[in-house]
Molecule: c-di-GMP-I riboswitch aptamer
Organism: Candidatus Villigracilaceae bacterium
RNA sequence: ACACGAUAACGGCAAACCUGCUGAAAGGCAGGGACGCAAAGCCAUGGGUCUAAAGGCAUGAAACAUGCCAAUGAUUGCCAGGUUACCGAA
Repeated sequence: ACACGAUAACGGCAAACCUGCUGAAAGGCAGGGACGCAAAGCCAUGGGUCUAAAGGCAUGAAACAUGCCAAUGAUUGCCAGGUUACCGAA
RNA backbone atom coordinates (compact mmCIF):
# COMPACT_ATOMS: atom_id res chain seq x y z
P A A 1 -0.97 3.83 3.59
O5' A A 1 -0.99 2.85 2.32
C5' A A 1 -0.71 3.37 1.02
C4' A A 1 -0.68 2.25 0.00
C3' A A 1 -1.93 1.36 0.00
O3' A A 1 -2.97 1.93 -0.76
C1' A A 1 0.00 0.00 0.00
P C A 2 -4.53 1.69 -0.31
O5' C A 2 -4.79 0.18 -0.75
C5' C A 2 -4.76 -0.18 -2.13
C4' C A 2 -4.74 -1.69 -2.28
C3' C A 2 -5.87 -2.44 -1.59
O3' C A 2 -7.08 -2.40 -2.34
C1' C A 2 -3.83 -3.52 -1.15
P A A 3 -8.50 -2.41 -1.53
O5' A A 3 -8.56 -3.88 -0.91
C5' A A 3 -8.80 -5.01 -1.76
C4' A A 3 -8.50 -6.30 -1.04
C3' A A 3 -9.40 -6.63 0.14
O3' A A 3 -10.62 -7.23 -0.28
C1' A A 3 -7.15 -6.98 0.76
P C A 4 -11.97 -6.84 0.53
O5' C A 4 -11.69 -7.38 2.01
C5' C A 4 -11.59 -8.80 2.26
C4' C A 4 -11.10 -9.03 3.68
C3' C A 4 -12.01 -8.50 4.77
O3' C A 4 -13.04 -9.43 5.07
C1' C A 4 -9.78 -7.86 5.22
P G A 5 -14.47 -8.88 5.51
O5' G A 5 -14.23 -8.49 7.04
C5' G A 5 -13.74 -9.47 7.96
C4' G A 5 -13.46 -8.83 9.30
C3' G A 5 -14.67 -8.24 9.99
O3' G A 5 -14.54 -8.39 11.39
C1' G A 5 -13.09 -6.53 9.63
P A A 6 -15.53 -9.41 12.14
O5' A A 6 -14.88 -9.57 13.59
C5' A A 6 -13.54 -9.16 13.80
C4' A A 6 -13.16 -9.29 15.26
C3' A A 6 -14.14 -8.63 16.23
O3' A A 6 -14.05 -9.26 17.51
C1' A A 6 -12.09 -7.44 16.22
P U A 7 -15.15 -10.22 18.06
O5' U A 7 -15.71 -9.43 19.33
C5' U A 7 -16.69 -8.41 19.16
C4' U A 7 -16.80 -7.62 20.45
C3' U A 7 -15.48 -6.96 20.90
O3' U A 7 -15.78 -5.72 21.57
C1' U A 7 -16.25 -8.45 22.59
P A A 8 -15.30 -4.33 20.87
O5' A A 8 -13.72 -4.51 20.74
C5' A A 8 -12.89 -4.65 21.90
C4' A A 8 -11.68 -3.76 21.80
C3' A A 8 -11.97 -2.27 21.70
O3' A A 8 -12.23 -1.71 22.98
C1' A A 8 -10.31 -2.86 20.12
P A A 9 -13.25 -0.50 23.16
O5' A A 9 -12.46 0.75 22.58
C5' A A 9 -11.32 1.26 23.26
C4' A A 9 -10.70 2.39 22.46
C3' A A 9 -11.66 3.47 22.02
O3' A A 9 -11.89 4.43 23.05
C1' A A 9 -10.32 2.81 20.19
P C A 10 -13.26 5.23 23.09
O5' C A 10 -13.07 6.35 21.96
C5' C A 10 -12.06 7.33 22.12
C4' C A 10 -11.90 8.12 20.84
C3' C A 10 -13.18 8.76 20.31
O3' C A 10 -13.49 9.98 20.97
C1' C A 10 -12.01 7.71 18.53
P G A 11 -14.95 10.20 21.61
O5' G A 11 -15.77 10.92 20.45
C5' G A 11 -16.80 10.24 19.73
C4' G A 11 -16.50 10.30 18.25
C3' G A 11 -17.71 10.28 17.33
O3' G A 11 -18.32 11.56 17.22
C1' G A 11 -16.13 8.73 16.55
P G A 12 -19.91 11.66 17.03
O5' G A 12 -20.14 11.10 15.56
C5' G A 12 -19.60 11.78 14.45
C4' G A 12 -19.85 11.01 13.17
C3' G A 12 -21.32 10.80 12.82
O3' G A 12 -21.88 11.95 12.20
C1' G A 12 -20.13 8.76 12.53
P C A 13 -23.39 12.34 12.50
O5' C A 13 -24.22 11.34 11.58
C5' C A 13 -24.01 11.32 10.17
C4' C A 13 -24.59 10.06 9.57
C3' C A 13 -26.09 9.89 9.77
O3' C A 13 -26.83 10.61 8.79
C1' C A 13 -24.97 7.84 10.22
P A A 14 -28.17 11.32 9.26
O5' A A 14 -29.13 10.10 9.64
C5' A A 14 -29.48 9.13 8.65
C4' A A 14 -30.19 7.96 9.30
C3' A A 14 -31.53 8.34 9.90
O3' A A 14 -32.52 7.37 9.56
C1' A A 14 -30.11 7.36 11.57
P A A 15 -33.96 7.86 9.21
O5' A A 15 -34.75 6.48 9.09
C5' A A 15 -34.34 5.52 8.11
C4' A A 15 -34.92 4.16 8.45
C3' A A 15 -36.39 4.17 8.81
O3' A A 15 -37.22 4.17 7.64
C1' A A 15 -35.19 2.84 10.36
P A A 16 -38.51 5.13 7.63
O5' A A 16 -39.47 4.49 8.75
C5' A A 16 -40.04 3.21 8.55
C4' A A 16 -40.61 2.68 9.86
C3' A A 16 -41.68 3.53 10.50
O3' A A 16 -42.95 3.31 9.91
C1' A A 16 -40.12 2.84 12.14
P C A 17 -43.88 4.58 9.58
O5' C A 17 -44.12 5.27 11.00
C5' C A 17 -44.88 4.60 12.01
C4' C A 17 -44.73 5.31 13.35
C3' C A 17 -45.09 6.80 13.31
O3' C A 17 -46.49 7.01 13.42
C1' C A 17 -43.03 6.51 14.46
P C A 18 -47.14 8.28 12.69
O5' C A 18 -46.70 9.51 13.62
C5' C A 18 -47.16 9.58 14.97
C4' C A 18 -46.55 10.78 15.68
C3' C A 18 -46.67 12.10 14.94
O3' C A 18 -47.95 12.69 15.11
C1' C A 18 -44.47 11.86 15.76
P U A 19 -48.56 13.61 13.92
O5' U A 19 -47.68 14.93 13.98
C5' U A 19 -47.75 15.80 15.11
C4' U A 19 -46.76 16.94 14.98
C3' U A 19 -46.79 17.70 13.66
O3' U A 19 -47.86 18.64 13.61
C1' U A 19 -44.55 17.26 14.24
P G A 20 -48.53 18.95 12.17
O5' G A 20 -47.47 19.90 11.45
C5' G A 20 -47.21 21.19 11.97
C4' G A 20 -45.98 21.80 11.32
C3' G A 20 -46.03 21.91 9.80
O3' G A 20 -46.78 23.03 9.37
C1' G A 20 -43.93 21.05 10.46
P C A 21 -47.54 22.95 7.93
O5' C A 21 -46.36 23.05 6.86
C5' C A 21 -45.59 24.25 6.76
C4' C A 21 -44.40 24.05 5.85
C3' C A 21 -44.72 23.60 4.43
O3' C A 21 -45.14 24.69 3.61
C1' C A 21 -42.93 22.31 5.28
P U A 22 -46.19 24.37 2.41
O5' U A 22 -45.38 23.46 1.39
C5' U A 22 -44.27 24.00 0.67
C4' U A 22 -43.53 22.90 -0.08
C3' U A 22 -44.38 22.10 -1.06
O3' U A 22 -44.57 22.80 -2.30
C1' U A 22 -43.04 20.62 0.21
P G A 23 -45.95 22.63 -3.07
O5' G A 23 -45.82 21.20 -3.77
C5' G A 23 -44.84 21.00 -4.80
C4' G A 23 -44.76 19.53 -5.15
C3' G A 23 -46.09 18.85 -5.46
O3' G A 23 -46.55 19.13 -6.77
C1' G A 23 -44.84 17.46 -4.02
P A A 24 -48.06 19.50 -7.01
O5' A A 24 -48.82 18.16 -6.58
C5' A A 24 -50.24 18.15 -6.46
C4' A A 24 -50.76 16.75 -6.79
C3' A A 24 -50.07 15.62 -6.05
O3' A A 24 -50.72 15.37 -4.81
C1' A A 24 -50.13 15.13 -8.38
P A A 25 -49.87 15.07 -3.50
O5' A A 25 -49.34 13.58 -3.71
C5' A A 25 -50.24 12.48 -3.63
C4' A A 25 -49.66 11.28 -4.33
C3' A A 25 -48.41 10.69 -3.68
O3' A A 25 -48.76 9.75 -2.68
C1' A A 25 -48.07 10.96 -6.03
P A A 26 -47.78 9.47 -1.47
O5' A A 26 -46.55 8.67 -2.13
C5' A A 26 -46.64 7.29 -2.42
C4' A A 26 -45.48 6.84 -3.30
C3' A A 26 -44.11 7.00 -2.67
O3' A A 26 -43.76 5.92 -1.84
C1' A A 26 -44.09 7.92 -4.86
P G A 27 -43.27 6.16 -0.35
O5' G A 27 -42.32 7.44 -0.47
C5' G A 27 -40.94 7.28 -0.68
C4' G A 27 -40.40 8.46 -1.45
C3' G A 27 -39.57 9.46 -0.66
O3' G A 27 -38.23 9.04 -0.47
C1' G A 27 -41.13 10.61 -2.02
P G A 28 -37.42 9.48 0.84
O5' G A 28 -37.16 11.04 0.62
C5' G A 28 -36.29 11.47 -0.42
C4' G A 28 -36.34 12.98 -0.56
C3' G A 28 -35.92 13.76 0.67
O3' G A 28 -34.50 13.89 0.75
C1' G A 28 -37.95 14.65 -0.17
P C A 29 -33.79 13.96 2.18
O5' C A 29 -34.17 15.41 2.73
C5' C A 29 -33.69 16.57 2.06
C4' C A 29 -34.26 17.82 2.70
C3' C A 29 -34.10 17.91 4.21
O3' C A 29 -32.81 18.34 4.59
C1' C A 29 -36.31 18.49 3.61
P A A 30 -32.18 17.81 5.96
O5' A A 30 -33.00 18.56 7.09
C5' A A 30 -32.88 19.97 7.23
C4' A A 30 -33.85 20.49 8.27
C3' A A 30 -33.83 19.77 9.61
O3' A A 30 -32.75 20.18 10.43
C1' A A 30 -36.06 20.10 8.92
P G A 31 -32.13 19.15 11.48
O5' G A 31 -33.22 19.08 12.64
C5' G A 31 -33.48 20.22 13.44
C4' G A 31 -34.66 19.98 14.37
C3' G A 31 -34.59 18.72 15.22
O3' G A 31 -33.73 18.87 16.35
C1' G A 31 -36.74 18.91 14.29
P G A 32 -32.94 17.57 16.88
O5' G A 32 -34.07 16.63 17.51
C5' G A 32 -34.72 17.05 18.70
C4' G A 32 -35.97 16.22 18.94
C3' G A 32 -35.74 14.75 19.28
O3' G A 32 -35.35 14.55 20.63
C1' G A 32 -37.52 14.95 17.73
P G A 33 -34.31 13.41 20.99
O5' G A 33 -34.99 12.07 20.39
C5' G A 33 -36.17 11.54 20.98
C4' G A 33 -36.64 10.33 20.18
C3' G A 33 -35.62 9.21 20.12
O3' G A 33 -35.78 8.38 21.26
C1' G A 33 -36.47 9.66 17.93
P A A 34 -34.61 7.39 21.71
O5' A A 34 -34.87 6.13 20.80
C5' A A 34 -33.94 5.07 20.74
C4' A A 34 -34.14 4.29 19.45
C3' A A 34 -32.97 3.33 19.17
O3' A A 34 -33.51 2.17 18.54
C1' A A 34 -33.16 4.87 17.40
P C A 35 -33.67 0.82 19.30
O5' C A 35 -33.72 -0.28 18.14
C5' C A 35 -34.97 -0.76 17.68
C4' C A 35 -34.91 -1.19 16.23
C3' C A 35 -33.61 -1.84 15.79
O3' C A 35 -33.52 -3.20 16.20
C1' C A 35 -34.37 -0.32 14.14
P G A 36 -32.07 -3.87 16.38
O5' G A 36 -31.66 -4.26 14.90
C5' G A 36 -30.31 -4.18 14.46
C4' G A 36 -30.23 -3.39 13.16
C3' G A 36 -28.83 -3.17 12.63
O3' G A 36 -28.39 -4.27 11.86
C1' G A 36 -29.99 -1.12 12.68
P C A 37 -26.81 -4.63 11.84
O5' C A 37 -26.18 -3.49 10.91
C5' C A 37 -26.55 -3.41 9.53
C4' C A 37 -25.94 -2.17 8.92
C3' C A 37 -24.42 -2.11 8.97
O3' C A 37 -23.83 -2.84 7.91
C1' C A 37 -25.35 -0.02 9.63
P A A 38 -22.72 -3.91 8.20
O5' A A 38 -21.42 -3.23 7.56
C5' A A 38 -20.71 -2.25 8.28
C4' A A 38 -19.59 -1.67 7.44
C3' A A 38 -18.45 -2.67 7.15
O3' A A 38 -17.75 -2.22 5.97
C1' A A 38 -17.65 -0.96 8.56
P A A 39 -17.99 -2.93 4.57
O5' A A 39 -18.70 -1.82 3.70
C5' A A 39 -18.17 -0.52 3.60
C4' A A 39 -19.06 0.48 4.34
C3' A A 39 -20.34 0.83 3.61
O3' A A 39 -21.37 1.06 4.58
C1' A A 39 -19.09 2.79 4.03
P A A 40 -22.86 0.55 4.25
O5' A A 40 -23.85 1.69 4.77
C5' A A 40 -23.90 2.93 4.07
C4' A A 40 -24.86 3.90 4.78
C3' A A 40 -24.45 4.21 6.22
O3' A A 40 -24.87 5.53 6.56
C1' A A 40 -26.52 3.01 6.21
P G A 41 -23.75 6.73 6.72
O5' G A 41 -22.91 6.70 5.38
C5' G A 41 -23.39 7.40 4.24
C4' G A 41 -22.43 8.50 3.85
C3' G A 41 -22.66 9.05 2.45
O3' G A 41 -23.64 10.08 2.46
C1' G A 41 -20.38 8.53 2.71
P C A 42 -24.80 10.08 1.35
O5' C A 42 -24.00 10.41 0.00
C5' C A 42 -23.38 11.69 -0.16
C4' C A 42 -22.52 11.70 -1.40
C3' C A 42 -23.22 11.30 -2.69
O3' C A 42 -23.96 12.37 -3.25
C1' C A 42 -21.15 10.19 -2.55
P C A 43 -25.29 12.06 -4.09
O5' C A 43 -24.72 11.37 -5.41
C5' C A 43 -23.92 12.10 -6.33
C4' C A 43 -23.47 11.23 -7.48
C3' C A 43 -24.59 10.55 -8.26
O3' C A 43 -25.14 11.44 -9.21
C1' C A 43 -22.83 9.00 -7.85
P A A 44 -26.68 11.51 -9.46
O5' A A 44 -27.04 10.08 -10.11
C5' A A 44 -27.91 10.04 -11.21
C4' A A 44 -27.95 8.62 -11.77
C3' A A 44 -29.14 8.40 -12.68
O3' A A 44 -28.80 7.41 -13.66
C1' A A 44 -29.36 7.04 -10.75
P U A 45 -28.01 7.92 -15.02
O5' U A 45 -26.72 6.97 -15.02
C5' U A 45 -25.96 6.81 -16.21
C4' U A 45 -25.31 5.43 -16.25
C3' U A 45 -26.29 4.27 -16.09
O3' U A 45 -26.95 3.96 -17.31
C1' U A 45 -24.40 3.91 -14.70
P G A 46 -28.43 3.33 -17.27
O5' G A 46 -28.18 1.79 -16.91
C5' G A 46 -27.54 0.94 -17.86
C4' G A 46 -27.44 -0.48 -17.31
C3' G A 46 -28.74 -1.05 -16.76
O3' G A 46 -29.57 -1.56 -17.79
C1' G A 46 -27.02 -1.44 -15.21
P G A 47 -31.16 -1.43 -17.64
O5' G A 47 -31.52 -2.41 -16.42
C5' G A 47 -31.45 -3.81 -16.61
C4' G A 47 -31.52 -4.55 -15.30
C3' G A 47 -32.82 -4.44 -14.52
O3' G A 47 -33.86 -5.26 -15.06
C1' G A 47 -31.00 -4.22 -13.03
P G A 48 -35.38 -4.74 -14.95
O5' G A 48 -35.71 -4.81 -13.38
C5' G A 48 -35.82 -6.08 -12.74
C4' G A 48 -35.90 -5.90 -11.23
C3' G A 48 -37.12 -5.17 -10.72
O3' G A 48 -38.27 -6.02 -10.66
C1' G A 48 -35.18 -4.34 -9.63
P U A 49 -39.70 -5.42 -10.97
O5' U A 49 -40.00 -4.46 -9.72
C5' U A 49 -40.17 -5.02 -8.43
C4' U A 49 -40.14 -3.93 -7.36
C3' U A 49 -41.19 -2.84 -7.54
O3' U A 49 -42.47 -3.24 -7.04
C1' U A 49 -39.10 -1.84 -7.08
P C A 50 -43.77 -2.60 -7.67
O5' C A 50 -43.79 -1.10 -7.10
C5' C A 50 -43.95 -0.87 -5.71
C4' C A 50 -43.82 0.61 -5.41
C3' C A 50 -44.74 1.51 -6.21
O3' C A 50 -46.06 1.54 -5.68
C1' C A 50 -42.57 2.44 -6.16
P U A 51 -47.28 1.74 -6.68
O5' U A 51 -47.21 3.30 -7.04
C5' U A 51 -47.41 4.28 -6.03
C4' U A 51 -47.09 5.66 -6.58
C3' U A 51 -47.88 6.07 -7.80
O3' U A 51 -49.16 6.56 -7.45
C1' U A 51 -45.60 6.59 -8.12
P A A 52 -50.42 6.24 -8.41
O5' A A 52 -50.12 7.09 -9.73
C5' A A 52 -50.01 8.51 -9.64
C4' A A 52 -49.58 9.09 -10.96
C3' A A 52 -50.60 8.94 -12.09
O3' A A 52 -50.82 10.19 -12.73
C1' A A 52 -48.45 8.18 -12.78
P A A 53 -52.25 10.88 -12.60
O5' A A 53 -51.97 12.42 -12.98
C5' A A 53 -52.01 13.43 -11.98
C4' A A 53 -51.04 14.55 -12.33
C3' A A 53 -51.04 14.93 -13.80
O3' A A 53 -52.06 15.88 -14.10
C1' A A 53 -48.82 14.63 -13.06
P A A 54 -52.95 15.69 -15.43
O5' A A 54 -51.90 15.99 -16.58
C5' A A 54 -51.39 17.30 -16.76
C4' A A 54 -50.21 17.30 -17.72
C3' A A 54 -50.48 16.63 -19.07
O3' A A 54 -51.17 17.47 -19.97
C1' A A 54 -48.43 15.86 -18.21
P G A 55 -52.32 16.84 -20.90
O5' G A 55 -51.56 15.70 -21.71
C5' G A 55 -50.60 16.06 -22.71
C4' G A 55 -49.93 14.82 -23.27
C3' G A 55 -50.87 13.79 -23.88
O3' G A 55 -51.28 14.16 -25.19
C1' G A 55 -49.29 12.69 -22.52
P G A 56 -52.76 13.81 -25.68
O5' G A 56 -52.69 12.25 -26.01
C5' G A 56 -51.80 11.78 -27.01
C4' G A 56 -51.69 10.27 -26.97
C3' G A 56 -53.02 9.52 -27.02
O3' G A 56 -53.51 9.41 -28.35
C1' G A 56 -51.66 8.60 -25.33
P C A 57 -55.09 9.39 -28.58
O5' C A 57 -55.54 7.92 -28.13
C5' C A 57 -55.06 6.78 -28.84
C4' C A 57 -55.41 5.51 -28.10
C3' C A 57 -56.89 5.33 -27.78
O3' C A 57 -57.62 4.85 -28.91
C1' C A 57 -55.61 4.79 -25.87
P A A 58 -59.17 5.29 -29.03
O5' A A 58 -59.88 4.43 -27.89
C5' A A 58 -59.94 3.01 -28.00
C4' A A 58 -60.47 2.39 -26.74
C3' A A 58 -61.85 2.87 -26.30
O3' A A 58 -62.89 2.20 -27.02
C1' A A 58 -60.41 2.83 -24.44
P U A 59 -64.28 2.97 -27.27
O5' U A 59 -64.96 2.98 -25.83
C5' U A 59 -65.35 1.75 -25.21
C4' U A 59 -65.86 2.00 -23.80
C3' U A 59 -67.00 3.01 -23.70
O3' U A 59 -68.25 2.42 -24.01
C1' U A 59 -65.39 3.41 -21.99
P G A 60 -69.29 3.27 -24.88
O5' G A 60 -69.72 4.44 -23.87
C5' G A 60 -70.45 4.14 -22.69
C4' G A 60 -70.47 5.36 -21.78
C3' G A 60 -71.00 6.63 -22.42
O3' G A 60 -72.42 6.68 -22.44
C1' G A 60 -69.00 7.12 -21.25
P A A 61 -73.15 7.05 -23.79
O5' A A 61 -72.64 8.55 -24.04
C5' A A 61 -72.97 9.22 -25.26
C4' A A 61 -73.16 10.70 -25.00
C3' A A 61 -72.03 11.37 -24.22
O3' A A 61 -70.99 11.80 -25.10
C1' A A 61 -74.12 11.95 -23.25
P A A 62 -69.48 11.59 -24.61
O5' A A 62 -69.31 12.66 -23.45
C5' A A 62 -69.37 14.06 -23.74
C4' A A 62 -69.57 14.85 -22.46
C3' A A 62 -68.43 14.77 -21.45
O3' A A 62 -67.45 15.75 -21.73
C1' A A 62 -70.50 14.38 -20.36
P A A 63 -65.94 15.40 -21.40
O5' A A 63 -65.85 15.62 -19.82
C5' A A 63 -66.07 16.93 -19.26
C4' A A 63 -66.22 16.82 -17.75
C3' A A 63 -65.06 16.12 -17.05
O3' A A 63 -64.04 17.05 -16.72
C1' A A 63 -67.12 15.20 -16.30
P C A 64 -62.68 17.07 -17.56
O5' C A 64 -61.58 17.50 -16.49
C5' C A 64 -60.57 16.59 -16.10
C4' C A 64 -60.48 16.52 -14.58
C3' C A 64 -61.68 15.85 -13.91
O3' C A 64 -61.21 15.14 -12.75
C1' C A 64 -61.44 18.06 -13.08
P A A 65 -60.99 13.51 -12.90
O5' A A 65 -62.46 12.94 -13.11
C5' A A 65 -63.35 12.79 -12.01
C4' A A 65 -64.24 11.58 -12.21
C3' A A 65 -63.48 10.28 -12.43
O3' A A 65 -63.15 9.68 -11.17
C1' A A 65 -65.15 10.50 -14.10
P U A 66 -61.75 8.86 -11.02
O5' U A 66 -62.00 7.49 -11.80
C5' U A 66 -62.99 6.57 -11.34
C4' U A 66 -63.13 5.43 -12.31
C3' U A 66 -61.83 4.76 -12.74
O3' U A 66 -61.34 3.84 -11.77
C1' U A 66 -63.18 5.14 -14.65
P G A 67 -59.77 3.62 -11.62
O5' G A 67 -59.38 2.74 -12.89
C5' G A 67 -59.88 1.41 -13.01
C4' G A 67 -59.67 0.88 -14.41
C3' G A 67 -58.22 0.85 -14.89
O3' G A 67 -57.52 -0.28 -14.39
C1' G A 67 -59.60 1.73 -16.60
P C A 68 -55.95 -0.17 -14.12
O5' C A 68 -55.32 -0.23 -15.59
C5' C A 68 -55.44 -1.41 -16.37
C4' C A 68 -54.98 -1.15 -17.79
C3' C A 68 -53.54 -0.68 -17.94
O3' C A 68 -52.61 -1.75 -17.88
C1' C A 68 -54.97 0.64 -19.31
P C A 69 -51.12 -1.43 -17.36
O5' C A 69 -50.47 -0.59 -18.55
C5' C A 69 -50.24 -1.21 -19.82
C4' C A 69 -49.69 -0.18 -20.79
C3' C A 69 -48.39 0.49 -20.36
O3' C A 69 -47.28 -0.30 -20.72
C1' C A 69 -49.94 2.12 -21.22
P A A 70 -46.14 -0.63 -19.63
O5' A A 70 -45.26 0.70 -19.60
C5' A A 70 -44.70 1.21 -20.81
C4' A A 70 -44.47 2.71 -20.66
C3' A A 70 -43.72 3.10 -19.39
O3' A A 70 -42.33 3.05 -19.60
C1' A A 70 -45.68 4.42 -19.59
P A A 71 -41.37 2.60 -18.35
O5' A A 71 -41.38 3.86 -17.40
C5' A A 71 -40.19 4.57 -17.13
C4' A A 71 -40.25 5.96 -17.76
C3' A A 71 -39.02 6.78 -17.47
O3' A A 71 -38.79 7.65 -18.57
C1' A A 71 -40.94 7.83 -16.54
P U A 72 -37.25 8.09 -18.91
O5' U A 72 -37.36 9.65 -18.69
C5' U A 72 -36.22 10.50 -18.70
C4' U A 72 -36.66 11.85 -18.13
C3' U A 72 -37.24 11.71 -16.73
O3' U A 72 -36.89 12.87 -15.97
C1' U A 72 -38.86 12.64 -18.19
P G A 73 -36.14 12.65 -14.57
O5' G A 73 -37.36 12.50 -13.54
C5' G A 73 -38.04 13.66 -13.09
C4' G A 73 -38.93 13.30 -11.91
C3' G A 73 -38.25 12.55 -10.79
O3' G A 73 -37.52 13.40 -9.92
C1' G A 73 -40.28 11.48 -11.30
P A A 74 -36.17 12.87 -9.25
O5' A A 74 -36.65 11.70 -8.27
C5' A A 74 -37.38 12.03 -7.10
C4' A A 74 -37.88 10.78 -6.41
C3' A A 74 -36.81 9.86 -5.83
O3' A A 74 -36.33 10.34 -4.58
C1' A A 74 -38.46 8.58 -6.93
P U A 75 -34.81 10.06 -4.15
O5' U A 75 -34.81 8.51 -3.78
C5' U A 75 -35.52 8.04 -2.65
C4' U A 75 -35.59 6.51 -2.65
C3' U A 75 -34.24 5.82 -2.61
O3' U A 75 -33.77 5.70 -1.27
C1' U A 75 -35.64 4.81 -4.26
P U A 76 -32.41 6.47 -0.82
O5' U A 76 -31.23 5.67 -1.56
C5' U A 76 -31.14 4.26 -1.43
C4' U A 76 -29.71 3.79 -1.53
C3' U A 76 -28.71 4.53 -0.63
O3' U A 76 -27.84 3.57 -0.03
C1' U A 76 -27.92 4.50 -2.86
P G A 77 -27.34 3.77 1.44
O5' G A 77 -28.35 2.88 2.30
C5' G A 77 -28.46 1.48 2.04
C4' G A 77 -29.77 0.94 2.57
C3' G A 77 -30.99 1.65 2.00
O3' G A 77 -32.02 0.68 1.81
C1' G A 77 -31.02 1.78 4.35
P C A 78 -32.88 0.68 0.48
O5' C A 78 -32.54 -0.73 -0.19
C5' C A 78 -32.80 -1.95 0.50
C4' C A 78 -32.78 -3.09 -0.48
C3' C A 78 -31.42 -3.32 -1.14
O3' C A 78 -30.56 -4.09 -0.34
C1' C A 78 -33.12 -3.26 -2.80
P C A 79 -28.96 -3.89 -0.44
O5' C A 79 -28.62 -4.60 -1.84
C5' C A 79 -28.79 -6.00 -1.99
C4' C A 79 -28.55 -6.44 -3.42
C3' C A 79 -27.21 -6.06 -4.02
O3' C A 79 -26.17 -6.91 -3.59
C1' C A 79 -28.91 -5.59 -5.58
P A A 80 -24.67 -6.32 -3.42
O5' A A 80 -24.24 -5.94 -4.91
C5' A A 80 -23.89 -6.98 -5.82
C4' A A 80 -23.81 -6.46 -7.25
C3' A A 80 -22.68 -5.50 -7.57
O3' A A 80 -21.43 -6.16 -7.73
C1' A A 80 -24.67 -4.71 -8.56
P G A 81 -20.08 -5.42 -7.25
O5' G A 81 -19.93 -4.20 -8.29
C5' G A 81 -19.68 -4.46 -9.66
C4' G A 81 -19.78 -3.18 -10.48
C3' G A 81 -18.86 -2.06 -10.04
O3' G A 81 -17.54 -2.23 -10.56
C1' G A 81 -21.02 -1.19 -10.37
P G A 82 -16.28 -1.75 -9.69
O5' G A 82 -16.30 -0.17 -9.84
C5' G A 82 -16.15 0.42 -11.13
C4' G A 82 -16.45 1.90 -11.07
C3' G A 82 -15.63 2.68 -10.06
O3' G A 82 -14.35 3.02 -10.57
C1' G A 82 -17.91 3.31 -9.90
P U A 83 -13.09 3.01 -9.56
O5' U A 83 -13.35 4.28 -8.63
C5' U A 83 -13.31 5.58 -9.18
C4' U A 83 -13.87 6.59 -8.19
C3' U A 83 -13.18 6.60 -6.84
O3' U A 83 -11.97 7.35 -6.85
C1' U A 83 -15.53 6.62 -6.53
P U A 84 -10.78 6.94 -5.85
O5' U A 84 -11.24 7.59 -4.47
C5' U A 84 -11.20 8.99 -4.30
C4' U A 84 -11.89 9.41 -3.02
C3' U A 84 -11.33 8.83 -1.73
O3' U A 84 -10.13 9.46 -1.30
C1' U A 84 -13.67 8.72 -1.67
P A A 85 -9.06 8.65 -0.45
O5' A A 85 -9.81 8.45 0.96
C5' A A 85 -10.00 9.56 1.81
C4' A A 85 -10.89 9.20 2.98
C3' A A 85 -10.32 8.18 3.95
O3' A A 85 -9.41 8.78 4.86
C1' A A 85 -12.58 7.65 3.47
P C A 86 -8.38 7.88 5.70
O5' C A 86 -9.11 7.67 7.10
C5' C A 86 -9.40 8.80 7.91
C4' C A 86 -9.90 8.35 9.27
C3' C A 86 -9.06 7.25 9.92
O3' C A 86 -7.93 7.80 10.59
C1' C A 86 -11.36 6.70 10.09
P C A 87 -6.56 7.00 10.62
O5' C A 87 -6.89 5.73 11.55
C5' C A 87 -7.18 5.92 12.92
C4' C A 87 -7.57 4.60 13.56
C3' C A 87 -6.59 3.47 13.33
O3' C A 87 -5.53 3.52 14.27
C1' C A 87 -8.80 2.71 12.92
P G A 88 -4.04 3.17 13.83
O5' G A 88 -4.01 1.58 13.94
C5' G A 88 -4.53 0.96 15.10
C4' G A 88 -4.87 -0.48 14.79
C3' G A 88 -3.66 -1.30 14.33
O3' G A 88 -3.67 -2.58 14.96
C1' G A 88 -5.39 -1.44 12.72
P A A 89 -2.33 -3.01 15.81
O5' A A 89 -2.68 -4.46 16.35
C5' A A 89 -3.07 -5.50 15.43
C4' A A 89 -3.92 -6.50 16.17
C3' A A 89 -3.97 -7.86 15.50
O3' A A 89 -2.86 -8.66 15.89
C1' A A 89 -6.17 -7.14 16.00
P A A 90 -1.98 -9.35 14.78
O5' A A 90 -2.92 -10.56 14.32
C5' A A 90 -3.36 -11.51 15.29
C4' A A 90 -4.49 -12.35 14.70
C3' A A 90 -4.20 -12.93 13.33
O3' A A 90 -3.47 -14.15 13.42
C1' A A 90 -6.31 -11.90 13.31